RNA sequence: UCUUAUCAAGAGCGACUGAGGGACAGGCCCUGUGAAGUCGCGGCAACCUCCCGCAAGAGGAAGGUGCCAAAUCCUGCGGAAUCGUUUGAUUUCGGAAGAUAAGG
Numbered sequence: 001u002c003u004u005a006u007c008a009a010g011a012g013c014g015a016c017u018g019a020g021g022g023a024c025a026g027g028c029c030c031u032g033u034g035a036a037g038u039c040g041c042g043g044c045a046a047c048c049u050c051c052c053g054c055a056a057g058a059g060g061a062a063g064g065u066g067c068c069a070a071a072u073c074c075u076g077c078g079g080a081a082u083c084g085u086u087u088g089a090u091u092u093c094g095g096a097a098g099a100u101a102a103g104g
Stems, first nucleotide, its partner, number of pairs: 001104007012041005020030003024076004042068003047064003050060002052057001072097001077094007
């Protein structure tokens, strides 16, 4: 970098540190009742390996990741429907972008 699949669920407590963070933009949130980061232990999940099983499997969880505020926090482009005097708003569907895994 490409392809495929999934993304409305789930999961913390300490220590160090010290102001930011939630991909980006616009919002809106979280944060000195400590952000992000690092370390220790813990947990969630089940993508790959593995185990159980005749198979199915809504089974297991040892290993490899990943993850542990809010639907991927919402929207970002387009279609449809509804409401409205207009600008708009709401719902829904499909994309785009992003994240994770496996393979090339």

Predicted 3D model of a 104-nucleotide RNA (SAM riboswitch aptamer (S box leader)) from a soil metagenome. Model confidence (mean pLDDT): 87 of 100. RNAcentral holds the sequence, with entries from MGnify. Its Rfam family is "SAM riboswitch aptamer (S box leader)". Rfam's curators write: The SAM riboswitch is found upstream of a number of genes which code for proteins involved in methionine or cysteine biosynthesis in Gram-positive bacteria. Its family is annotated with regulation of gene expression in the Gene Ontology.